[in-house]
RNA sequence: GAAGCGGACCGGAUGGCCGCGGGCCCGCGAGGGUCCGAGGAAAGUCCGAGCUCCACAGGGCAGGGUGCUGGGUAACACCCAGGGGAAGUGAUUCCACGGAAAGUGCCACAGAGAACAGACCGCCUAAGCCGCGGCUCGUCCGCGGCCGGCAAGGGUGAAACGGCGAGGUAAGAGCUCACCGGGCGCCCGGUGACGGGCGUCGCACGGCAAACCCCACCCGGAGCAAGACCAAGCAGGGAAGAUGGAGCGGCCCGCUCCUUUUAUUCCCGGGUAGGUCGCACGAGGUCGCCGGCAACGACGGCCCCAGAUAAAUGGCCAUCGCCCCCCAGGGGGAACAGAACUCGGCUUACAGGUCCGCUUCCGCU
Numbered sequence: 001g002a003a004g005c006g007g008a009c010c011g012g013a014u015g016g017c018c019g020c021g022g023g024c025c026c027g028c029g030a031g032g033g034u035c036c037g038a039g040g041a042a043a044g045u046c047c048g049a050g051c052u053c054c055a056c057a058g059g060g061c062a063g064g065g066u067g068c069u070g071g072g073u074a075a076c077a078c079c080c081a082g083g084g085g086a087a088g089u090g091a092u093u094c095c096a097c098g099g100a101a102a103g104u105g106c107c108a109c110a111g112a113g114a115a116c117a118g119a120c121c122g123c124c125u126a127a128g129c130c131g132c133g134g135c136u137c138g139u140c141c142g143c144g145g146c147c148g149g150c151a152a153g154g155g156u157g158a159a160a161c162g163g164c165g166a167g168g169u170a171a172g173a174g175c176u177c178a179c180c181g182g183g184c185g186c187c188c189g190g191u192g193a194c195g196g197g198c199g200u201c202g203c204a205c206g207g208c209a210a211a212c213c214c215c216a217c218c219c220g221g222a223g224c225a226a227g228a229c230c231a232a233g234c235a236g237g238g239a240a241g242a243u244g245g246a247g248c249g250g251c252c253c254g255c256u257c258c259u260u261u262u263a264u265u266c267c268c269g270g271g272u273a274g275g276u277c278g279c280a281c282g283a284g285g286u287c288g289c290c291g292g293c294a295a296c297g298a299c300g301g302c303c304c305c306a307g308a309u310a311a312a313u314g315g316c317c318a319u320c321g322c323c324c325c326c327c328a329g330g331g332g333g334a335a336c337a338g339a340a341c342u343c344g345g346c347u348u349a350c351a352g353g354u355c356c357g358c359u360u361c362c363g364c365u
Stems, first nucleotide, its partner, number of pairs: 001361010012320007020037007039336001043347002046345005051223004058253004063219005068082005083097001084095004098214002103212002105208003120154002122150003128146007162180002165177003182201008227277004236268005244258004284303005290297002322333003
């Protein structure tokens, strides 16, 4: 200097004038004063909760979710740290990462053959038989054929029933051996996933569970349009009903409540869709210090930071800050994008810019 990897942050500020929403104070009222006023994603609605109601509990089946280990957290499918595997020269990144020996199922086409399979091209022709030729006339050599042997080489395919090397063989094959890989046993290290070592075995059994399934753990439901209160207003009718009805996401058991001209539930029809609360003090923010590899947690100080309801923060001017271009005096530009119950995450979008740490390459000293 170039190219990358990981992380954090900014993406506007100040003042004035006019115009908005809320809190507090003053005022009979009109109104006045003061303070605050969209995000890192407010987005997607993919997870998890808090909160409200069903509801006063419980068990099971079905259903759903997660899936290596340990930790964090209110909790999670999130985060941190590790293990194993894969990609990359590397910094690093990714994984729907339990089980294929409980069972069922699938692997199209191609190919000889796709799970304990198989001969298309090939290799050999030992042993046995036939024919021809040669010759040193030995049952020797060569060629061809029949019969026979092989799955090492090539091909097909996403994948071919362990890999590489040596020996062995007629040619071959874990047939044998060393190494690697695999099974089993023991020991060591680690909380654990796992790792290492030693011995032994025969060299033997694929992949898919983001297929059904099995295993482990977890899970009530509905949702702020939840729900509570006030005001106003109307019009009732029908069905079931004691061996009943209601309550629970579905089903079963169980429990509780109601209650016998009933409670309650269901169906049809009518009325109201107005106001107040919920509504923002929170698993809150920030700084310091301590513990911890870290995520995070304890302790202490400081701070209050939108609550609208057809939906508020805008317009103008000036200065400063950031970025780009050029004629260095000026001009221009500024992305993704607006809360509506609130938080913890994940995912997606983003003009331009800053900082920190790390990796690789090139050049110089």
This is a predicted structure of a 365-nucleotide RNA (Bacterial RNase P class A) from a Candidatus Krumholzibacteriota bacterium. Its Rfam family is "Bacterial RNase P class A". Rfam links the family to the GO terms dimeric ribonuclease P complex, ribonuclease P activity and tRNA processing. Its mean pLDDT, the model's own confidence on a scale to 100, is 78. NCBI's taxonomy places the organism under Bacteria, Candidatus Krumholzibacteriota. Of the family's consensus pairs, 93% are formed in the model.